[in-house]
Molecule: transfer RNA
Organism: Candidatus Azambacteria bacterium RBG_16_47_10
RNA sequence: GGACGAUUAGCUCAAUGGUAGAGCGUCCGCUUCACACGCGGAAGGCUGCAGGUCCGAUCCCUGCAUCGUCCA
Numbered sequence: 001g002g003a004c005g006a007u008u009a010g011c012u013c014a015a016u017g018g019u020a021g022a023g024c025g026u027c028c029g030c031u032u033c034a035c036a037c038g039c040g041g042a043a044g045g046c047u048g049c050a051g052g053u054c055c056g057a058u059c060c061c062u063g064c065a066u067c068g069u070c071c072a
Base pairs, nucleotide, nucleotide: 001071002070003069004068005067006066007065010024011023012022013021018055026042027041028040029039030038048064049063050062051061052060
């Protein structure tokens, strides 16, 4: 320098162009003499950044950034 892939909650990951979810974790409550387990609930996201297409973009297109793999 070139090719491909990834970027979404604290972590690991989902999500057919139509109000963004799960597991774990955190917090609160129930339960217990107490802790753990279990059960119920809550908080936490401008979906890496900037543009474009579209009535509407996590999703399609372009550029940039970061990470990974491969080629040279």